[in-house]
Context: one part of a larger RNA
RNA sequence: GGAUGAACGUUGGCGGCGUGCCUAAUACAUGCAAGUCGAACGCGAAGCUUGUCUUCGGAUGAGUGGAGAGUGGCGCACGGGUGAGUAACACAUGGUUGACCUGCCCUUCAGCGGGGGACAACCACUGGAAACGGUGGCUAAUACCCCAUAUGCUCACGCGGAUUAGAAGCGUGUGAGGAAACUUCCGGGGCUGAAGGAGGGGACUGUGGCCCAUCAGCUAGUUGGUAGGGUAACGGCCUACCAAGGCGAGGACGGGUAGGGGGCCUGAGAGGGUGACCCCCCACACGGGUACUGAGACACGGACCCGACUCCUACGGGAGGCAGCAGUAAGGGAUAUUGCGACAAUGGGCGAAAGCCUGACGCAGCAACGCCGCGUGUGGGAUGACGGCCUUCGGGUUGUAAACCACUUUUCGGGGGGAAGAGGAGGGACGGUACCCCCGGAAUAAGUCUCGGCUAACUACGUGCCAGCAGCCGCGGUAAAACGUAGGAGGCGAACGUUAUCC
Numbered sequence: 001g002g003a004u005g006a007a008c009g010u011u012g013g014c015g016g017c018g019u020g021c022c023u024a025a026u027a028c029a030u031g032c033a034a035g036u037c038g039a040a041c042g043c044g045a046a047g048c049u050u051g052u053c054u055u056c057g058g059a060u061g062a063g064u065g066g067a068g069a070g071u072g073g074c075g076c077a078c079g080g081g082u083g084a085g086u087a088a089c090a091c092a093u094g095g096u097u098g099a100c101c102u103g104c105c106c107u108u109c110a111g112c113g114g115g116g117g118a119c120a121a122c123c124a125c126u127g128g129a130a131a132c133g134g135u136g137g138c139u140a141a142u143a144c145c146c147c148a149u150a151u152g153c154u155c156a157c158g159c160g161g162a163u164u165a166g167a168a169g170c171g172u173g174u175g176a177g178g179a180a181a182c183u184u185c186c187g188g189g190g191c192u193g194a195a196g197g198a199g200g201g202g203a204c205u206g207u208g209g210c211c212c213a214u215c216a217g218c219u220a221g222u223u224g225g226u227a228g229g230g231u232a233a234c235g236g237c238c239u240a241c242c243a244a245g246g247c248g249a250g251g252a253c254g255g256g257u258a259g260g261g262g263g264c265c266u267g268a269g270a271g272g273g274u275g276a277c278c279c280c281c282c283a284c285a286c287g288g289g290u291a292c293u294g295a296g297a298c299a300c301g302g303a304c305c306c307g308a309c310u311c312c313u314a315c316g317g318g319a320g321g322c323a324g325c326a327g328u329a330a331g332g333g334a335u336a337u338u339g340c341g342a343c344a345a346u347g348g349g350c351g352a353a354a355g356c357c358u359g360a361c362g363c364a365g366c367a368a369c370g371c372c373g374c375g376u377g378u379g380g381g382a383u384g385a386c387g388g389c390c391u392u393c394g395g396g397u398u399g400u401a402a403a404c405c406a407c408u409u410u411u412c413g414g415g416g417g418g419a420a421g422a423g424g425a426g427g428g429a430c431g432g433u434a435c436c437c438c439c440g441g442a443a444u445a446a447g448u449c450u451c452g453g454c455u456a457a458c459u460a461c462g463u464g465c466c467a468g469c470a471g472c473c474g475c476g477g478u479a480a481a482a483c484g485u486a487g488g489a490g491g492c493g494a495a496c497g498u499u500a501u502c503c
Stems, first nucleotide, its partner, number of pairs: 001503004006499005013374006019367002021331001026329003030326003035074003040071002043068001047064007081284003091208007100201003105197007113147004122137006153177008182189002210256003217247003222244008259281004263274004286307005309320004337364001339363003346360001347358004377407004387398004412440006421430001447492005452473003458487005468475002
């Protein structure tokens, strides 16, 4: 000098674009953050229409209606947060998969025949303070089960020819096994099997990127084999048996620290430092463990168990998890609104659609936290006014500075108009915002640090090794350009200094 997610002191007019718990992965009141589909299904409240009866209170039947919960489907594995753990195939980059999976989407081929029994909701009875249940009965389906069919598919056995380290795969034969679901507003929407694609993922591997040798030896599923289990899949991944191996100064093992990368800061570069915001990957979701469902999870707002903590309780038993958005307490030098959009836009889930949901997102609010832009007026004006300060008392300086004259209106205040953002119509949170026009009046707007040398800027007074200053050298003990104040000057300027950290 540059830089910062900064903080502190003094000061502070406006706008645009960004950024904003770096500490306690501490604890959390409250609200919201994941639903949706009636064109899969059975019930069905209110209301409305209408019939009958009526003691005029109402009762009851039919139709319409569709709240609501339930069965079922898809989604909830995305999106959003955090950086605790992790020195590891976690990440980056290049390969391998003859060891693999893939819902929704696209393309192609083939199919959608027959039958059955339940369980919620509901009704009745009933347990419990609650959370939540229990027993009996009824019922539908794209829920569940059985049979049929099988171009292809899977498995077993055989044959063929090629590649290969080698099973695989390909062609072919025989046998065995296994599918489906309907709905419709008649346009369609779905369902099943197979092949391919796209996108997504799993696994393996070469290489690369921290510190300590004051860590030198480490290892029993350890290293390999055989057999089996398990997985979508290879594999000590797991189990049994057998063998005695495997790793290490090219740093094993141990300890410390740490999410990794694209990037960012600095630097001429090499390098050094760093990993906030944005993007990709990973890991985590009160601490630990486990699986279930599913195409996909070992699952932040799912389940179960153990633990700590908090809450409710009728003391028998229950409930909870903000490292989602706001917000609270605490910690701290320090970091924001319990806002708007019954989502206008972009994107996501569901739905044929209308649409619903979306604290993703779009906006607004707060903060000079950062960067950038603008303004605080412009021109004229000497008797060089008053005042201040200095003085050799002549004057010098503040200083064209002010006053005063003329002008302008960015900004400010008032009034009027008023968007784009919305692909064919309607639809705008932002927003009566941006922007435009008119009116008013210099009006509403300057500080901060420094002035001994480094380093740009000097005098006076006060103080008297005191009070104090200080980045280094060093100033202060009676004339201090170094302390304090004043005048003046220099630097930067809505900022200026200080502290911390990096180059």
The prediction has a mean pLDDT of 85. Predicted 3D model of a 503-nucleotide part of an RNA (small-subunit ribosomal RNA, 5' domain) from a metagenome. Rfam family: Bacterial small subunit ribosomal RNA.